[in-house]
RNA sequence: GCGGAUGUAGUCCAGCCUGGUCUAAGACACUGCCCUGCCACGGCAGUAACGCGGGUUCAAAUCCCGCCAUCCGCA
Numbered sequence: 001g002c003g004g005a006u007g008u009a010g011u012c013c014a015g016c017c018u019g020g021u022c023u024a025a026g027a028c029a030c031u032g033c034c035c036u037g038c039c040a041c042g043g044c045a046g047u048a049a050c051g052c053g054g055g056u057u058c059a060a061a062u063c064c065c066g067c068c069a070u071c072c073g074c075a
Stems, first nucleotide, its partner, number of pairs: 001074007010028003020058001030046005051067005
């Protein structure tokens, strides 16, 4: 230099191909409450996310372009 993959809550991960239901799902973690003599376990509720910029569209995590980061391959 070229090609490919990945990037979404604190962590892991689904959703992307096929744009749209009122709120972006789940697990773990965290916070509060319940439970208990206390802790743990368990139950309920809550906090928290689409790598950056631009474009297309009535509408973008999803489609298009550029860039950045990580990983893999080729030279």

This is a predicted structure of a 75-nucleotide RNA (transfer RNA) from a Candidatus Aenigmatarchaeia archaeon. Its mean pLDDT, the model's own confidence on a scale to 100, is 82. The sequence is in RNAcentral, with records from ENA. It matches the Rfam family "tRNA". Rfam classes the family as a transfer RNA. Rfam links the family to the GO term triplet codon-amino acid adaptor activity.